Predicted 3D model of a 111-nucleotide RNA (SAM riboswitch aptamer (S box leader)) from a marine sediment metagenome. Of the family's consensus pairs, 97% are formed in the model. Rfam family: SAM riboswitch aptamer (S box leader). Gene Ontology term of the family: regulation of gene expression. About the family: The SAM riboswitch is found upstream of a number of genes which code for proteins involved in methionine or cysteine biosynthesis in Gram-positive bacteria. The sequence is in RNAcentral, with records from MGnify.

RNA sequence: CUUAUCCAGAAAGACUGAGGGAUCGGGCCCUUUGACGUCUUGACAACCUUUCCACCUAUUGGAUUUCGGUGCCAAUUCCCACUCUGAAUAAUUAAUUCAGGGGUAGAUAAG
Numbered sequence: 001c002u003u004a005u006c007c008a009g010a011a012a013g014a015c016u017g018a019g020g021g022a023u024c025g026g027g028c029c030c031u032u033u034g035a036c037g038u039c040u041u042g043a044c045a046a047c048c049u050u051u052c053c054a055c056c057u058a059u060u061g062g063a064u065u066u067c068g069g070u071g072c073c074a075a076u077u078c079c080c081a082c083u084c085u086g087a088a089u090a091a092u093u094a095a096u097u098c099a100g101g102g103g104u105a106g107a108u109a110a111g
Base pairs, nucleotide, nucleotide: 001111002110003109004108005107006106011041012040013039014038015037019030020029021028025080026079027078042073044071045066047069048068051063052062053061054060077105082102083101084100085099086098087097088096089095
C1' cells in the first nucleotide's frame, strides 16, 4: 500500500503501585475491594494453517483444529466529532433531541 472483518465470544494467580479506556476535545465509564502494565496458567474466536464434507469453473459454503502462526479475554473500535437522509420541538435564520447511511482515524488478519 491492497483486500477482508470490527453491535458475537472468552479470567484466575503472582509482581508492581496510580492512573486507565489509541489520538486534541466533550460525554460516559473502570480504578487502592488494586486499575494500567509485566509474567504464568487457562479460556475464546476461526484470519491463515490441518483434516473432512457439499457444490464444482471455484476466487464458493459448512464442519473441525489451541500440542501449527497470529489475535483476543470491561463497556459496539465505550459513545460523539466530518458529512448526508428522515422524524420531533421550534421556526425569520439558527439551534436542540432521536433514528439511520456514508466517510475519516484506528485495531486485527492475509498478501